[in-house]
Molecule: Glycine riboswitch aptamer
Organism: Leptothrix cholodnii
RNA sequence: ACCACGCCGUCUGGAGAGACGUCACGCCCGUGACGCACCGAAGGAGCAAGGCCCCGGCACAGCGCCGCGCGGCUGAAACUCUCAGGUAUCAAGGACAGGGGGAGCGGC
Repeated sequence: ACCACGCCGUCUGGAGAGACGUCACGCCCGUGACGCACCGAAGGAGCAAGGCCCCGGCACAGCGCCGCGCGGCUGAAACUCUCAGGUAUCAAGGACAGGGGGAGCGGC
């Protein structure tokens, strides 16, 4: 000097699902609590193959190879669950994607 992923701001795009019931706020509207129903894309949880260990067999100077289990550990997601969150055509939130900026670690 340059650079990938990740991180922190910023800008842009960004889905789904209730005009439900009861009660309270005097009524409509709206808000809140509870009940039922529903959604998955904040967050959270679960695991398949594979890997490691254990067990058995084979081979061996050494490195290994094969098999097996209802065994143990590990093991991703936009999958699954729905704890949390959400169910308005506003706003907010929003995984993820892109642009630009910044800092640190690291690489070369």